Record summary: Predicted 3D model of RNase P RNA and transfer RNA as a complex of 463 nucleotides. The prediction has a mean pLDDT of 78. It holds a member of the Rfam family "Bacterial RNase P class A". It is annotated as a ribozyme.

[in-house]
RNA sequence: GGAGUCGGUCAGACAAUCGCUGUCGCUUUAUGUGGCAGAGGAAAGUCCGGGCUCCUUCGGACAGGGCGCCAGGUAACGCCUGGAGGGUGUGAACCCAUGGAAAGUGCCACAGAAAAUAUACCGCCAGCCCAAGGGCUGGUAAGGGUGAAAAGGUGCGGUAAGAGCGCACCGCGCGACUGGUAACAGUUCGCGGCACGGUAAACCCCGCCUGGAGCAAGACCAAAUAGGGGAGCAGGGCAACGCACAGCACCCCCAAUAGGGGUGUUUGGGUGUUGCCCACCGUCGGUUCCGAGCGGGCUCCCGGGUAGGUUGCUUGAGGUAACUGGUGACAGUUAUCCCAGAUGAAUGGUUGUCGAUGACAGAACCCGGCUUAUUGCCGGCUCCGGCU
RNA sequence: GGGCGAUUAGCUCAGCGGUAGAGCGCUGCACUCACAUUGCAGAGGUCACUGGUUCGAAACCAGUAUCGCCCACCA
Numbered sequence: 001g002g003a004g005u006c007g008g009u010c011a012g013a014c015a016a017u018c019g020c021u022g023u024c025g026c027u028u029u030a031u032g033u034g035g036c037a038g039a040g041g042a043a044a045g046u047c048c049g050g051g052c053u054c055c056u057u058c059g060g061a062c063a064g065g066g067c068g069c070c071a072g073g074u075a076a077c078g079c080c081u082g083g084a085g086g087g088u089g090u091g092a093a094c095c096c097a098u099g100g101a102a103a104g105u106g107c108c109a110c111a112g113a114a115a116a117u118a119u120a121c122c123g124c125c126a127g128c129c130c131a132a133g134g135g136c137u138g139g140u141a142a143g144g145g146u147g148a149a150a151a152g153g154u155g156c157g158g159u160a161a162g163a164g165c166g167c168a169c170c171g172c173g174c175g176a177c178u179g180g181u182a183a184c185a186g187u188u189c190g191c192g193g194c195a196c197g198g199u200a201a202a203c204c205c206c207g208c209c210u211g212g213a214g215c216a217a218g219a220c221c222a223a224a225u226a227g228g229g230g231a232g233c234a235g236g237g238c239a240a241c242g243c244a245c246a247g248c249a250c251c252c253c254c255a256a257u258a259g260g261g262g263u264g265u266u267u268g269g270g271u272g273u274u275g276c277c278c279a280c281c282g283u284c285g286g287u288u289c290c291g292a293g294c295g296g297g298c299u300c301c302c303g304g305g306u307a308g309g310u311u312g313c314u315u316g317a318g319g320u321a322a323c324u325g326g327u328g329a330c331a332g333u334u335a336u337c338c339c340a341g342a343u344g345a346a347u348g349g350u351u352g353u354c355g356a357u358g359a360c361a362g363a364a365c366c367c368g369g370c371u372u373a374u375u376g377c378c379g380g381c382u383c384c385g386g387c388u
Numbered sequence: 389g390g391g392c393g394a395u396u397a398g399c400u401c402a403g404c405g406g407u408a409g410a411g412c413g414c415u416g417c418a419c420u421c422a423c424a425u426u427g428c429a430g431a432g433g434u435c436a437c438u439g440g441u442u443c444g445a446a447a448c449c450a451g452u453a454u455c456g457c458c459c460a461c462c463a
Base pairs, nucleotide, nucleotide: 001384002383003382004381005380006379007378008377009376012354013353014352015351016350017349018348020038021037022036023035024034025033026032040360044371045370047369048368049367050366051365052214053213054212055211056292058291059290060289061288064210065209066208067207068206069083070082071081072080073079084098085096086095087094088093099205100204104203105202106199107198108197121144122143123140124139125138126137127136128135129134152170153169154168155167156166157165171194172192173191174190175189176188177186178185179184218311219310220309221308228302229301230300231299232298233297235278236277237276238275239274240273241272242271243270245268246267247265248264249263250262251261252260253259280296281295282294283293304462305461306460318337319336320335321334322333323332324331325330389459390458391457392456393455394454395453398412399411400410401409406443414430415429416428417427418426436452437451438450439449440448
C1' cells in the first nucleotide's frame, strides 16, 4: 500500500426567519402572547415472543400446531451468551432445523446384474460338450462397468479362483475406567469379524411447549333509523291457572217427547299462559367426543341509520452514570432524569457560514428479539506485496 | 393500523420431489375466387426473485418483491 474479517459509533452543525403539534404560565376568555418539548437504528417486513383488553383462557381425552446437541440468561422466545460436535477458508474468522434411520412404513427417477430379505452384465476359476471362435452347469465377488450413493480400507497369508475365510494396522460398534454439571472427549483396557446405505425442511417415534382474537381489542357519552324483508334448521312429558266445547247431576220453559236456557261438577279431550324435567341448539373462530356452568330460538343473506366526542394513550420488564458479582449473555445496589402522543393525522420551508456532497427511510397501544434496506467515521485482527 | 391470500406460456388455469402441461390466443401450410369454419404442423417458459434441505425443487423450508381481499359504531 492492497485485499479481507470482526466490533463500535454518528445519522450534518450553528444562527436568523416563517409555520405545525402538545404542555405550562399570563391575558381582554375569544384568541393572542411567552417559555419548554417534539421520530428511528431500522419507526419497515409483520417473522417470533410477551404485556394489556375481550371472549366461560372451566376440566378431561383425541387430534392439530411449534420447537429440537449441552449448560446458562430472560417476563418469554424459534432470541442471546458460553461450551461440544461437524463443515468452509491459507488465515483472521464464519456457517450448521445438530434428537431418533437398530420401533415401523414410504421413496431412491434414468442408468445399472443388483438401490437393501441382496445380487451377477463383462471378468476370474472348475467340470462337461466341441475341430476352432464358443456353448452349458456350478463356484466367486478381488478387478472392470453403472450411478449422487454399491454391503468397511490397506497389506500379508490362504485358495482352483476368491472372499473378514484367518491375521496385523486403521476405521466401526458395545462395555468398563478417567476428565467434564452436561453435550462430549480419550488412543487407557476388554469384547465383537463388522452387527443390516441415504432420506425425518417424507410419514412417523421420543421429549418439551401450546386456547382464540386483536387498540378498527375494549369502556363511556351523544346523534339518527324500519328491531324491515328472505332462506334454512328447530320437540316431548308433567303440574297449576284461564277459555270455549262435550259428558253427568239438579232446576226452569214446553201438554209430552224432542229441543232450549240456567246452576253445579273429584269427568274427558282441545287450546292459551306460566313453571319444572328431559331432549335439542349456542357458548373455541382449525376438528371431534365426554362432563361442569351459563343462555335459549338459532344460523346465513339482502337491507336501515351514523361517519361525532371522551377514554384506552404513554412512568416503562424505562434511560444515564458509578460500584459489585459473573468468562459472558445478564443480574443487583446507589444516585439522577422524565424523553412525541398526533387522529386528515404535527417535526417542515427559506437564507447565511462551516463541514467540499448525506444514504435507507416517517411513530399510530407498548416492549424484547430476528430479518431486510442503508451513509460516513473509528478501532482490533488476518493474508499478500514493496521498502528498510 | 391489524388480519388473510395469490404469483406457472400473451390470457385463464392444471401439475404425488424425477423430461413442465391443457383450453383460448399466435405463426405457417392445406381447403376457398376470397374470408370464416375445419384439418395438419409449429413457435412461445429465468415456474416472481434470492438462499437452504435433498443425488435431484415449480413443489419442501426460510427471506424478499409485487398484486388482491376483509375490518368501525347503532338498533